[in-house]
Context: one part of a larger RNA
RNA sequence: CUGGGCGUAAAGCGCGCGUAGGCGGUCGUUUAAGUCUUACCGUGAAAUGCCGGGGCUCAACCCCGCGCACGUCGGGGGAUACUGGACGACUGGAGACAAGUAGAGGCGAGCGGAAUUCCGGGUGUAGCGGUGGAAUGCGUAGAGAUCCGGAAGAACACCAGAGGCGAAGGCGGCUCGCUGGGCUUGGUCUGACGCUGAGGCGCGAAAGCGUGGGGAGCGAACAGGAUUAGAUACCCUGGUAGUCCACGCCGUAAACGAUGGAUGCUAGACGCUGGGCGGAUCGACCCGGUCAGUGUCGCAGCUAACGCGAUAAGCAUCCCGCCUGGGGAGUACGGCCGCAAGGCUGAAACUC
Numbered sequence: 001c002u003g004g005g006c007g008u009a010a011a012g013c014g015c016g017c018g019u020a021g022g023c024g025g026u027c028g029u030u031u032a033a034g035u036c037u038u039a040c041c042g043u044g045a046a047a048u049g050c051c052g053g054g055g056c057u058c059a060a061c062c063c064c065g066c067g068c069a070c071g072u073c074g075g076g077g078g079a080u081a082c083u084g085g086a087c088g089a090c091u092g093g094a095g096a097c098a099a100g101u102a103g104a105g106g107c108g109a110g111c112g113g114a115a116u117u118c119c120g121g122g123u124g125u126a127g128c129g130g131u132g133g134a135a136u137g138c139g140u141a142g143a144g145a146u147c148c149g150g151a152a153g154a155a156c157a158c159c160a161g162a163g164g165c166g167a168a169g170g171c172g173g174c175u176c177g178c179u180g181g182g183c184u185u186g187g188u189c190u191g192a193c194g195c196u197g198a199g200g201c202g203c204g205a206a207a208g209c210g211u212g213g214g215g216a217g218c219g220a221a222c223a224g225g226a227u228u229a230g231a232u233a234c235c236c237u238g239g240u241a242g243u244c245c246a247c248g249c250c251g252u253a254a255a256c257g258a259u260g261g262a263u264g265c266u267a268g269a270c271g272c273u274g275g276g277c278g279g280a281u282c283g284a285c286c287c288g289g290u291c292a293g294u295g296u297c298g299c300a301g302c303u304a305a306c307g308c309g310a311u312a313a314g315c316a317u318c319c320c321g322c323c324u325g326g327g328g329a330g331u332a333c334g335g336c337c338g339c340a341a342g343g344c345u346g347a348a349a350c351u352c
Stems, first nucleotide, its partner, number of pairs: 003324004007306002012320001014203004021196003025090007033083002035079004040075003049068002051065005093193001094190003097186005105179007112156001116152008127138002164171002208249006217243002222238004260319006268297008277288003301308002325352003334345004
């Protein structure tokens, strides 16, 4: 000496379930595989190394001894703290159970009102619309405005919050049905049943694709009007795919907290959400304390700094993933997947 790292420098898989594997709470008995020990046996060829001696004028170099050493290894004896194996026990981890409880968690069905557009009718007349200003556009075949009626599709104002729920993507009108997870309290039960997770499997915004439906508003492409030196844009008038539904694909993202998961430990202060508890006069107010979550600030500590700071980026342990100068390049080739678009895996020459 026997790597260092991953919030922003290269680097946390988009998220979950879980196989192999790795890792594993407390007490006891046993075993002695790992581990430690041994003056025992075997082995450790020669050369090399050390010690002693010798030969080239010295040295390097070479030779001799059966002198020492040699990572070690195999066998035998011994030790049993730790790890492992076997057995027994435990309850703090984990789970079950019971009683409560909050929520846009998911799926399905039904219902509602506002607005928009269109259609029919009434009133009514010359404009409407749009912009920086205009024009294209719409309107005397009666528009716009206004009132009544009807149809359709999509989204749910206020409540709404630094609020809630979900593993993530994500989830917001109301009602009902089916259904997942969480939290609190109790401490009745099981008795380590746990953590992580290569492969694998599933979920996965938007856009996009296939078949069928739907189509109000919005609106890539496209057309026209403007602007401009030009204007394949920004602005305006239209407008197809799409946006919506069913089923099947795709599998990506600044899928972000740019921060993998689990467990334990380490000052405080102030909010918010959900649930127990104690005090107070029996109270919803008030005071105190507690568990889970979600924020702001901050000590120690950490950090290149910014900042993080019990929701850690602090102090530790376990498991997985990933990085190793920039460009070439997330490209080529091959493989696997896909209807395609493309996705996953993923170089090199060359160059700085």
Description: Predicted 3D model of a 352-nucleotide part of an RNA (small-subunit ribosomal RNA, central domain) from an uncultured bacterium. RNAcentral holds the full RNA, with entries from ENA, Greengenes and SILVA. Rfam family: Bacterial small subunit ribosomal RNA.